THF (Tetrahydrofolate) riboswitch aptamer from Acholeplasma brassicae, 92 nucleotides, folded computationally. Taxonomically the source falls in Acholeplasma (Bacteria, Bacillati, Mollicutes, Acholeplasmatales).

[in-house]
RNA sequence: UACAGAGUAAUAAGAAAGCGUUAAGUGACUAAUCAUGGGAUGUCGGAUUAGUACGAACACUAAGGUGGCGGUUUUCUUGUGCGUCCGCUGUA
Numbered sequence: 001u002a003c004a005g006a007g008u009a010a011u012a013a014g015a016a017a018g019c020g021u022u023a024a025g026u027g028a029c030u031a032a033u034c035a036u037g038g039g040a041u042g043u044c045g046g047a048u049u050a051g052u053a054c055g056a057a058c059a060c061u062a063a064g065g066u067g068g069c070g071g072u073u074u075u076c077u078u079g080u081g082c083g084u085c086c087g088c089u090g091u092a
Base pairs, nucleotide, nucleotide: 001092002091003090004089005088010080011079012078013077014076015075016074017073018072019070020069021068028052029051030050031049032048033047034046038086039085040084041083042082058067059066060065
């Protein structure tokens, strides 16, 4: 110097344990803040908070629970997974 490669945030599926079904949670919109391969920078992706407008999810029972339901939460496993510059690993 050339070629190849690894790794983030996050996301999909599966499993397990919860929560809700007493209107939570999820989803939509707006604003602020924050994090995001080892370093720098960054968003059309992500998180948090506040606000706005919406708004779904039950039957059975021997009363101990059982089986459902929810664009539900967390964890684990597997797969996918940085734009630019530099760095890292391998080969020449």